[in-house]
The part of an RNA shown here (large-subunit ribosomal RNA, domain IV) has 351 nucleotides and comes from Minwuia thermotolerans.
Taxonomically the source falls in Minwuia (Bacteria, Pseudomonadati, Minwuiales, Minwuiaceae).
Context: one part of a larger RNA
């Protein structure tokens, strides 16, 4: 020097990103317990007391001796004495009586998530997943929807819309606004626009015949092929945001000033309601004022200029819950001022 482990004057968190570690607490009886709350809890809240051994005194409960009754038996009643649990006085020793070991530290405030619960087997246990409750949608039975290279078949389900699948939120209390132009999704079918298919004017090819020798050219056979008829689709018309999203600008105006209940224009599918708000969201920013410290870029409380909160990609709250995060005390301490001792192991030397 390093590891384990143990003790330490005064102080006690000045340490450090952070009280990390480590100490402290701790058991059982009693006594006493606040805000809040969903009325269950919050609670072992918080804070106090007590314990050991000898003497002595009260002394329950249940049982049994005795006695009584009987359907007789391991019955039923009543019920001493002794002694037990416990309790009360008074005394004894130690530094110390839950004498060791087991064996919660509390306590205020905020955020996030209601909750018990899963979860990156080997860096992340969480505010993430998950949940009970909401909501939307599909699905009438060979159900939808899922597996099977396409099929048998099979799951769903020996179930039947209070039942199954899907999607999104995510106890509970209050709520959940306005936008159907786009995109998707249902419903409509008049007219537009269309594919095979149908149809076949008309051309071309080839030639019997004709012929004014330049050409014409029927059937048949072959190439082609316009009109017109033709389904869903899309196009058009609703409809639908707890569907996918969306939710404005600029200018002026009140008898201080300053802001603007008001007005005007422009745009647009509509221009953000309610609650919330420098916030897990605020760049400017350590915004500004307040508290809390001697000092606070972190925390609460408020303002509202929201760069770029906002309502089931949920909105605002919330008792209780957490090995969650974030600030503050108390308590306790070798975290530190600042270090020092034992102890036991390595380390280092010799064999």
């Nucleotide at each position: 020097u390093u590891c384990u482990a143990g003790c330490c004057a005064a102080g006690g968190a000045a340490c450090u990103c952070g009280g990390c570690a480590a100490a402290a607490u701790g058991u059982c009886c009693c006594c006493g317990u606040a805000a809040c709350u969903u009325c269950g809890g919050g609670a072992u809240a918080a804070g106090g007391g007590g314990a050991g051994c000898c003497u002595u005194c009260c002394g329950a409960g249940a049982a049994u001796a005795g006695c009584c009754c009987c359907u007789c038996g391991c019955g039923g009643g009543u019920g001493a004495a002794g002694g037990u649990a416990g309790g009360g006085a008074g005394g004894c020793c130690g530094c110390a009586g839950a004498g060791a070991a087991u064996c919660g530290g509390c306590c205020c405030a905020g955020g996030c998530g209601a909750c018990u619960g899963u979860u990156u087997a080997c860096u992340a246990a969480a505010a993430a997943c998950a949940c009970a409750g909401g909501a939307c949608u599909c699905u009438g039975c060979u159900a939808a929807g899922u597996c099977g290279a396409u099929g048998a078949g099979a799951c769903g389900a020996u179930g039947u819309a209070u039942a199954g699948g899907g999607u999104c939120u995510g106890a509970c209390a209050c709520c959940u606004g306005c936008c159907c132009g786009g995109u998707g999704c249902c419903g409509g079918a008049a007219a537009g626009u269309u594919a095979a298919a149908g149809g076949g004017a008309g051309g071309g090819g080839u030639u019997a015949g004709c012929u004014u020798c330049g050409g014409c050219g029927a059937a048949g056979c072959u190439c082609u092929g316009a009109a017109c008829u033709g389904a869903a689709g899309c196009u058009c018309c609703g409809g639908u945001a707890a569907a996918c999203g969306g939710c404005g600008g600029c200018c002026g105006u009140a008898a201080c000033u300053a802001u603007a209940a008001c007005g005007g224009u422009c745009c647009u599918a509509a221009g953000g309601u309610a609650g919330c708000g420098a916030a897990a969201u605020u760049c400017c920013u350590u915004g500004u004022c307040g508290g809390g410290u001697a000092a606070g870029u972190u925390c609460c409380g408020a303002c509202c200029u929201g760069c770029a909160c906002g309502a089931a990609u949920g909105g605002u709250g919330u008792a209780a819950c957490g090995a969650u995060c974030u600030g503050g005390g108390c308590a306790c301490u070798g975290u530190c001022u600042c270090g020092g001792c034992u102890a036991g192991a390595a380390g280092c030397u010799c064999g």
The full RNA is in RNAcentral, with records from ENA.